TPP riboswitch aptamer (THI element) from Nakamurella aerolata, 104 nucleotides, folded computationally. The organism belongs to Nakamurella, within Bacteria. It was read from a public genome assembly, where an Rfam model found it. The prediction has a mean pLDDT of 78.

[in-house]
RNA sequence: CGUAGCCACGCGGGGUGCCGGCAACCGAUGUUUGCCGGCUGAGAUCACACCCGUCGAACCUGACCUCGAUCAUGCGAGCGGAGGGAUCGUGGCCGCGUCGACAG
Numbered sequence: 001c002g003u004a005g006c007c008a009c010g011c012g013g014g015g016u017g018c019c020g021g022c023a024a025c026c027g028a029u030g031u032u033u034g035c036c037g038g039c040u041g042a043g044a045u046c047a048c049a050c051c052c053g054u055c056g057a058a059c060c061u062g063a064c065c066u067c068g069a070u071c072a073u074g075c076g077a078g079c080g081g082a083g084g085g086a087u088c089g090u091g092g093c094c095g096c097g098u099c100g101a102c103a104g
Stems, first nucleotide, its partner, number of pairs: 001097003005093006011053004017039008025030001059084003065078004
């Protein structure tokens, strides 16, 4: 000097569904709102959180998709390395490579 990894900070990107109960609201018992509980998950608003940033499966589209499971659901798998997707920056730690200086 270059660089893999990790950490911190900054910047940027992203998702928030399903089921049950209670209450509210409405002309209308309903793809509504709020609260509580349950399911999966990193995260389903404990959020000043969580995840992801091109070596990109975070996330979106296809998709009111297909198969399976479930009380139900993006719940599991497929679709699928398909299409799209955030320029990352600074500092530190540790390792590797390269170059140079000095000493023996």